[in-house]
Molecule: SAM riboswitch aptamer (S box leader)
Organism: uncultured Flavisolibacter sp.
RNA sequence: CUUAUCAAGAAAGGCUGAGGGAUAUGGCCCUUUGAAGCCUUGACAACCUGCUUUUGUUGCGUGCAACAGAGUAAGGUGCCAACUCCAUCACGCGGAUUUGCGUGACAGAUAAG
Numbered sequence: 001c002u003u004a005u006c007a008a009g010a011a012a013g014g015c016u017g018a019g020g021g022a023u024a025u026g027g028c029c030c031u032u033u034g035a036a037g038c039c040u041u042g043a044c045a046a047c048c049u050g051c052u053u054u055u056g057u058u059g060c061g062u063g064c065a066a067c068a069g070a071g072u073a074a075g076g077u078g079c080c081a082a083c084u085c086c087a088u089c090a091c092g093c094g095g096a097u098u099u100g101c102g103u104g105a106c107a108g109a110u111a112a113g
Stems, first nucleotide, its partner, number of pairs: 001113006011041005019030003024088004042080001044078001047076003050072004055068006084107001089104006
């Protein structure tokens, strides 16, 4: 940079000790009943790989291959408060004096390339 996904899901222990929720602003929230970080164990998930397949399609050398689906969770990642915590920019609808909802953009996260 490209593509896909982002409303679901899933925490205990040890060390440590004051912050944290990406960044900026505002809000809201978590936190000494222990934040962030590190380590251990466990879970969640199913993006990639692997494995299974009494499923489908296609191909041919007719029992094999490819692709798709379904399953599994072994390997590579990821992840385990709140929608990516919410808003910010644009548009639309409603309400009526700055608010609700929706769509999109921007930004970000993760995976694969």